[in-house]
């Protein structure tokens, strides 16, 4: 230095769901009902069993407490439904930054520590191809296409008092 293996981490649209609708398969060689001249054939319901999915990513934590149905957007639309959790908002304290040096008091903010408008700027499913599975549906793999905060770059606004130091 390479190549494997196993562990831990990098997860919070994350995690699960024996149970709910709804989805697949089997089976009752008909329980029912339709179609058919008829049928061991086709459908449709029904019943047990068994099984599949059930958040695609972007983003995001000064501490503690409380609150609550926690930001975006997507060719996705069961991303339904429950159940945990969780960095979001909102109150309260506390610490910190920022407001021309320093205090006080006020406001904003959150160690990338004002605010508001513009322009720039960043994705994965799905589809598609490959492998698996009788099927629902999983893996994988290259590509295109957001918004919002962050982040760059431009405009505009951005407190009182006191001390102090310059001229």
């Nucleotide at each position: 230095u390479u190549u494997c293996c196993u562990c831990a981490u990098u997860u919070a649209g994350c995690g699960c769901c024996a149970u709910g609708a709804g989805c697949c398969u089997u089976a009752g060689c008909u329980g029912a009902c339709c179609g058919u001249a008829g049928g061991c054939c086709g459908g449709u319901u029904u019943u047990a069993a068994g099984g599949a999915u059930g958040a695609c990513g972007a983003g995001g934590a000064g501490a503690a407490g409380g609150g609550u149905u926690a930001u975006c957007g997507a060719a996705a639309a069961u991303u339904c439904g429950g159940c945990g959790g969780a960095c979001g908002c909102c109150c309260u304290u506390c610490c910190g930054c920022a407001u021309g040096u320093u205090c006080c008091g006020g406001u904003g903010c959150g160690a990338g520590a004002u605010a508001a408008g513009a322009c720039g700027g960043c994705a994965a499913a799905u589809a598609u191809g490959c492998a698996g599975g009788u099927a629902a549906c999983u893996g994988c793999a290259a590509a295109a296409c957001a918004a919002a905060u962050a982040c760059g770059u431009c405009u505009u606004a951005a407190c009182g008092g006191a001390a102090g130091a310059g001229g």
Model confidence (mean pLDDT): 75 of 100. GlmS glucosamine-6-phosphate activated ribozyme aptamer, 167 nucleotides, folded computationally. Its Rfam family is "glmS glucosamine-6-phosphate activated ribozyme aptamer". By type it is a riboswitch. The model forms 85% of the base pairs in the Rfam consensus.